[in-house]
RNA sequence: AGAGUUUGAUCCUGGCUCAGAACUAACGCUGGCGGCGCGUCUUAAACAUGCAAGUCGAGCGAGAAAGUGCCUUCGGGUACGAGUAAAGCGGCAAACUGGUGAGUAACGCGUGAAUAAUCUACCUUUGGGAUGGGGAUAACCUUGGGAAACUGGGGCUAAUACCGGAUGAUGCUGUAUUCGUAUUGGAUACAGUGAAAUAGGUGCUUGUAACCUGCCUGAAGAUGAGUUCGCGUCUGAUUAGCUUGUUGGUGGGGUAAAGGCCCACCAAGGCAACGAUCAGUAGCCGGCCUGAGAGGGUGUACGGCCACAUUGGAACUGAGAUACUGUCCAGACUCCUACGGGAGGCAGCAGUUAAGGAUCUUGCGCAAUGGGCGGAAGCCUGACGCAGCGACGCCGCGUGAGCGAUGAAGGCCUUAUUGGUUGUAAAGCUCAAUAAAUAGGGAAGAAUAAAGGGUGUUUUAUAAACAUUCUGAUGACGGUACCUAUUGAAAGCCCCGGCUAAUUACGUGCCAGCAGCCGCGGUAAUACGUAUGGGGCGAGCGUUGUUCGGAAUUAUUGGGCGUAAAGGGAGCGUAGGCGGGAUAUUAAGUCAGAUGUGAAAGGUCACAGCUCAACUGUGAGAUUGCAUUUGAUACUGAUGUCCUAGAGUCUGAGAGAGGGAGACGGAAUUCCUGGUGUAGCGGUGAAAUGCAUAGAUAUCAGGAAGAACACCGGUGGCGAAGGCGGUCUUCUGGCUUAAGACUGACGCUGAGGCUCGAAAGCAUGGGGAGCGAACGGGAUUAGAUACCCCGGUAGUCCAUGCCCUAAACGUUGUGUACUAGGUGUUGGAGGAGUCAACCCCUCCGGUGCCGACGUUAACGCAUUAAGUACACCGCCUGGGGAGUAUGCUCGCAAGGGUGAAACUCAAAGGAAUUGACGGGGGCCCGCACAAGCGGUGGAGCAUGUGGUUUAAUUCGACGAUACGCGAAGAACCUUACCUGGGUUGAACUACGGCCUGACGAGUGCAGAGAUGCGCUUUCCCUUCGGGGCAGGUCGAUAGGUGCUGCAUGGCUGUCGUCAGCUCGUGUUGUGAGAUGUUGGGUUAAGUCCCGCAACGAGCGCAACCCCUAUUCCUUGUUGCUAACAGGUAAUGCUGUGCACUCUAGGAAAACUGUCGGUGCAAGCCGAAGGAAGGCGGGGAUGACGUCAAGUCAUCACGGCCCUUAUGUCCAGGGCUACACACGUGCUACAAUGGCCGGUACAGAGAGUCCCGAGUCUGCGAGGCGGAGGUAAUCUCAAAAAACCGGUCUCAGUUCGGAUCGUAGUCUGCAACUCGACUACGUGAAGUCGGAAUCGCUAGUAAUCGCAGAUCAGCAUGCUGCGGUGAAUACGUUCCCGGGCCUUGUACACACCGCCCGUCACACCACCCGAGUUGGGAGCACCCGAAGUGGCUGAGCUAACCGUAAGGAGGCAGGUUACUAAGGUGAACUUGGUAAGGGGGGUGAAGUCGAACAAGGUA
Repeated sequence: AGAGUUUGAUCCUGGCUCAGAACUAACGCUGGCGGCGCGUCUUAAACAUGCAAGUCGAGCGAGAAAGUGCCUUCGGGUACGAGUAAAGCGGCAAACUGGUGAGUAACGCGUGAAUAAUCUACCUUUGGGAUGGGGAUAACCUUGGGAAACUGGGGCUAAUACCGGAUGAUGCUGUAUUCGUAUUGGAUACAGUGAAAUAGGUGCUUGUAACCUGCCUGAAGAUGAGUUCGCGUCUGAUUAGCUUGUUGGUGGGGUAAAGGCCCACCAAGGCAACGAUCAGUAGCCGGCCUGAGAGGGUGUACGGCCACAUUGGAACUGAGAUACUGUCCAGACUCCUACGGGAGGCAGCAGUUAAGGAUCUUGCGCAAUGGGCGGAAGCCUGACGCAGCGACGCCGCGUGAGCGAUGAAGGCCUUAUUGGUUGUAAAGCUCAAUAAAUAGGGAAGAAUAAAGGGUGUUUUAUAAACAUUCUGAUGACGGUACCUAUUGAAAGCCCCGGCUAAUUACGUGCCAGCAGCCGCGGUAAUACGUAUGGGGCGAGCGUUGUUCGGAAUUAUUGGGCGUAAAGGGAGCGUAGGCGGGAUAUUAAGUCAGAUGUGAAAGGUCACAGCUCAACUGUGAGAUUGCAUUUGAUACUGAUGUCCUAGAGUCUGAGAGAGGGAGACGGAAUUCCUGGUGUAGCGGUGAAAUGCAUAGAUAUCAGGAAGAACACCGGUGGCGAAGGCGGUCUUCUGGCUUAAGACUGACGCUGAGGCUCGAAAGCAUGGGGAGCGAACGGGAUUAGAUACCCCGGUAGUCCAUGCCCUAAACGUUGUGUACUAGGUGUUGGAGGAGUCAACCCCUCCGGUGCCGACGUUAACGCAUUAAGUACACCGCCUGGGGAGUAUGCUCGCAAGGGUGAAACUCAAAGGAAUUGACGGGGGCCCGCACAAGCGGUGGAGCAUGUGGUUUAAUUCGACGAUACGCGAAGAACCUUACCUGGGUUGAACUACGGCCUGACGAGUGCAGAGAUGCGCUUUCCCUUCGGGGCAGGUCGAUAGGUGCUGCAUGGCUGUCGUCAGCUCGUGUUGUGAGAUGUUGGGUUAAGUCCCGCAACGAGCGCAACCCCUAUUCCUUGUUGCUAACAGGUAAUGCUGUGCACUCUAGGAAAACUGUCGGUGCAAGCCGAAGGAAGGCGGGGAUGACGUCAAGUCAUCACGGCCCUUAUGUCCAGGGCUACACACGUGCUACAAUGGCCGGUACAGAGAGUCCCGAGUCUGCGAGGCGGAGGUAAUCUCAAAAAACCGGUCUCAGUUCGGAUCGUAGUCUGCAACUCGACUACGUGAAGUCGGAAUCGCUAGUAAUCGCAGAUCAGCAUGCUGCGGUGAAUACGUUCCCGGGCCUUGUACACACCGCCCGUCACACCACCCGAGUUGGGAGCACCCGAAGUGGCUGAGCUAACCGUAAGGAGGCAGGUUACUAAGGUGAACUUGGUAAGGGGGGUGAAGUCGAACAAGGUA
């Protein structure tokens, strides 16, 4: 510090997710030790048991027992125990410590102040004092009540318990004066008031001096507490108004103390948009976690404060409480009970139960630290110190170290026999010894008290006391830490597709499962499970949860709003925010210094102590804050004075669909009346509905009505926006310009608020020509509740009142300033010029276009900013749910404003790029259409396919690019299929073991055959051991046309012989990419030329290769034969010859080379010459790629499967079936023909298990026979159409030949299923073929035959060959395919794409809901415990007064005010639940239509 994820790719926006750190954690697996910490986050739920607050005899009275000793009359007595225990009166403490966080949004907390408005026990310092008396009471004794708890009566007694009197201050109260920071403070004076315990002890001279402790009253301090104030302190406005003791005053009461704290009266205030009130949530802080910081989260442990103690209320005591282990009352709960009444409060320490994912021992000790009491010893102390349990956390240590290769065994992987890896790892050798156990030794933590000694102070004193010093008991932990010796134990967890370090095999087969996000799994899973190996961390490791971070994803630091989410529809204006120049004062903000505070702990730095660290200690620094004070005065603020540049006022001139009202006008439309006139009109893609003979449309004249204002008219004008358009009049707002004068900052923005606000809609009343939702009809259509047509109501218009929303858009808030220009247009002014107008120049105000800087994700914006800045307002924070629900509010309604959540997804989105696509556009090409010729589709047959059938009809190929295809040839074989019969090896192979001597050949029998059983014949070398070779057998292996062409190689088809596909460097763009390759021409061509930020290059095109067309050279047999010669019935038949044809080698020739035209050029057009002319014709040749195209059955090959079978052998059958459908062909339907006869002319091939001549023979297929030929020699071999002659005469024929019968031929072991051919006979359909569809542009189509491969035989197929030999192409509108450019796109699996909604099904959460049932907070009324205050107090009454009677005072009781709990009522709020209703989300398949391209009606 970033990364993954939207896309084919890119940039951006934007969410989701991850890597980090942390935790009072929990869960899973695992677990050696120690140190230091931490340990009910849930239920402020309920609690058994024990303990957690006592102490003082030096305040007081009283006072046992057990036990022991002695005596005894044996009953007991006495001494010790002991002035002890236990209890009581009294004092102090119990208000601390400890626990918890329910409540509390508050002066509760934090921070800083105030207290001149207060208190403070014990403690410290200091002044003064302590006199003289009195009456009770508990304990105890006695007597009652009660189950108990407890309690009544009577009697005795003490005090540092209680009560008067005296004295008395600087106290308190009142008055006065004075000072002061001025309500209550300080000082002074006067008056009044007002205390005590002289008790206890030590010492010794035994009664007192001194001393100690205690008591009273002042002053001061310290400590602690109370109260008040400034500032800070969560969320919600779907909580906007709240308040009657409320706000203030006067006078009282009350308190330690100010105060409506309380009361009476008076006034009507107080709080609130700077958020009152209400609701929700919450103890606050130091700190802790995170973060670079600013922040965000949090408040466990430790420390400070607050609150609470079963729930609620109340007071008492006291210095202090409204009191955790006190009291009273009420409620709930638990327990005891004799039923009458009682007892209790673990949110103290342990512990229990329940709850929960989850949190410990009913331990030891007061040794230390601290607290209470005490003079002290000491007692008490679940505070505390320790130990126990828990890997809960942090820190430290260990599980060994060195050497060790045969790179062991085993595991795993792998080529197929070896290798790799685990791996120096192990074994083995040497060494060490931490933890623990055992044994031995053994701390620090302890300071000092009592007591004793020394010194000093004080004192009469050597008592005592005080200070200091020396000696001096005491350890829970614990025989622990530590040291020594001996023995010698201890590794797991997670991960390995990317993010993210680390892989292989097997299993599984969209199953099981994984997953933080993206996503894995459908037979080769680095993603599931296991194993091997590896990576990470390590006594832990993972998971889950939570917080911060990353997230600049709430943006103060530090974001945005044209199109991604986001500018309010517009203006006016309140509060608020911000604000021009000069000067003076001030010092609030601001800045600087000082002072106080910011507790300690924590954190930082340094040092130090535990062996280190964690932990702990000491010091420094920090604590960014608050307050006080002293200064500074630039800026901001405040106040005063002034200015004119902002703003405004006045005057002149001007433009304008600015607004309101009134009046008028013409064109058009419709209707009405009348005339003319006759059969249609109207409407559409085409029609129909409709109108019209009752006279339409058309046309003329007249009239009526309503609405809108052609031309001008314009990115022209005006207005804040909405919006505004005939003319005139009137009322009225704003704006611009010119020059001056005036006011003197009067300004900008603007939350709430107010006003305006298109269309549609609503209300009332008018109006209604045209248009026209709804509705009716006609069409279209599969349907058509639409698009089109004919009608047509609301409405559109007017008046008045509502509504208040729009893609109310420039999708761009308002204002001000600044920052290159160019060019239109509009309004005004000026200059120059002119007769005048225009043109021209300058300035100001509007409105457009282009464009630099700059900016932007890009597109774009660019003085009319989306640039650079400032001021203010509004708004945004992933998509959906949803602008929905609910609440409130506005509205007559429709509806508007405000405006969520559950749930769900990992995207949604913007701009641009490359493609693809479009019922988008442009250009161009192709037998693509058109123009032609001939076919197919109809018939019969052949052949292939589908389907059906079958035991099997083997398999593959399926739009184009399967279907006379694999198959260049299924009777057996082929053959893969079926039935049946055999076999375990028929063939191949390295090796090892054993056996045999052959193998093979001939032959017999059985059998359908395979095969089986026989017979005959039969090896080599040798050292004699054996070996070679062959066969058999065993072990290994073979074999498979079994599966996967979606694991593959190779080969092939197709787009397409289309002209394209790319690269390097450069340039350009943030980038994907672009450029080049686009553009203008041209070409068959990305062919070439020109231009150009491109310049070059590669694969394709073309050329190079082959055939063919011309010529030449060479060659001259098997070819040829002109000339010469010979010969024949005839023929190159023969000699000669190589001239010609030809053969097959080489060469030439064609290049837009020449001419004319045109053009910049490339080129094109025409011509000449030429065998050939513009690529001469044909072939081979197939770029990058596409279709998971085809083929595992040509072959090869990974994986899987079968192994007495899915292998292999054999016989027979099948692949040839047949209602039917399709493709490809053949033959035809005839006279351009059929038949008969005659006569010509090819090319290219093939041939030895072969071609086979002549001759003979058969009607023929053929047969007999075998010349010649291994081929320019011989043969196949006859070419056919053609031509000549004849015949047929338009018919199902002398066309056509299917089908069938008979008889044959050939091949072959074999023609039944199932061959071809021949002869004779038979003579079907068919008379040119519906919709539709195919081929072909020249030696082509059409037509005619010939040959070859395969092959024993079988050709209408295929592959070649030649013969005869046309027609047509205006042209590119349309169909199909393709190329280039451009445009739109929501497509990228790319239109066979994508995708929305209704309906139907399932699930989920939510809303409404007759109701029903809980919680909460208030209001009104009723009742009213305890308690306190008031009143009363006829009852009772020790202290004082009084001789007494009595009084003062007090108490019980009564009553009243307040008041907890409780009750009733009407509303509020918030949950649960609910018949039914509603929409939403998700899911798999379906129906109908819609959006994205002009998406087919934008």